[in-house]
Annotation: The prediction has a mean pLDDT of 82. This is a predicted structure of a 118-nucleotide RNA (Glycine riboswitch aptamer) from uncultured Azohydromonas sp.
RNA sequence: CCUCACUGGAGAGAGACUGCGACCGCGACGCGGCUUGCAGUCCACCGAAGGGGCAAGCGCAGUGGCAUCCUCGAACGGGGGCCCUCGCCAAUCUCUCAGGUAAAGCGGACAGCGGGGG
Numbered sequence: 001c002c003u004c005a006c007u008g009g010a011g012a013g014a015g016a017c018u019g020c021g022a023c024c025g026c027g028a029c030g031c032g033g034c035u036u037g038c039a040g041u042c043c044a045c046c047g048a049a050g051g052g053g054c055a056a057g058c059g060c061a062g063u064g065g066c067a068u069c070c071u072c073g074a075a076c077g078g079g080g081g082c083c084c085u086c087g088c089c090a091a092u093c094u095c096u097c098a099g100g101u102a103a104a105g106c107g108g109a110c111a112g113c114g115g116g117g118g
Stems, first nucleotide, its partner, number of pairs: 001117004006112003013043001015042008023033004044101003050097001051095003057088003061085002064083003069080004
């Protein structure tokens, strides 16, 4: 670092409309429901699956600037600072693409304990 098991684990509309069902009622093949499941559209919101972006720093990247600059050396030559551009570069920051927004369930970064692998 990866993986498995167990445990803990936040946030945000019980939003509006439409469609397809279920259930119940009326009555008759349709209508209704302060009921419910799924899907879609719209508005509002959340950030802790995933994903995108950014710092310091690093770069024998550029043939750009300071600059016919500084420095070592007898010389050939060697070494060098700052700025700009470019590349690499983190998060619980940020974006909100994805995902999510009553309870339950699912998911959940991260943490604890343990097993296995590299």
Background: The source organism's lineage runs through Bacteria, Pseudomonadati, Betaproteobacteria, Sphaerotilaceae and Azohydromonas. The sequence is in RNAcentral, with records from MGnify.